Annotation
A computed fold for a 76-nucleotide RNA from an Anaerolineae bacterium, annotated as transfer RNA.

């Protein structure tokens, strides 16, 4: 710098044609146990990288920036 990707719960990750944001592991709370685990039942947790556009309605479509990762291309 020039193309790609990827950015959604603490982690890994889903999200179908644009129509109520989700699982899994973790966390908390009860059960069950002598205590733990494991197992069962209930709960908590989200600025969907920011920041416009578009539509009645955006995690999704459109710009532009951010961070990460990749390959290329210039100097040296």
């Nucleotide at each position: 710098g020039u193309g790609g990707c990827u950015g959604u719960a603490g982690u890994u990750c889903a999200g179908u044609u644009g129509g109520c944001a989700g699982a899994a592991c973790a966390c908390c709370u009860g059960g069950u146990u002598g205590u733990g685990g494991c197992c069962c039942a209930g709960g908590g947790g989200g600025u969907c990288g920011u920041g416009g556009g578009u539509u009645c309605g955006a995690g999704u479509c459109c710009c532009a920036c951010c961070a990460g990762u990749c390959a290329c291309c210039c100097c040296a």
Its mean pLDDT, the model's own confidence on a scale to 100, is 81.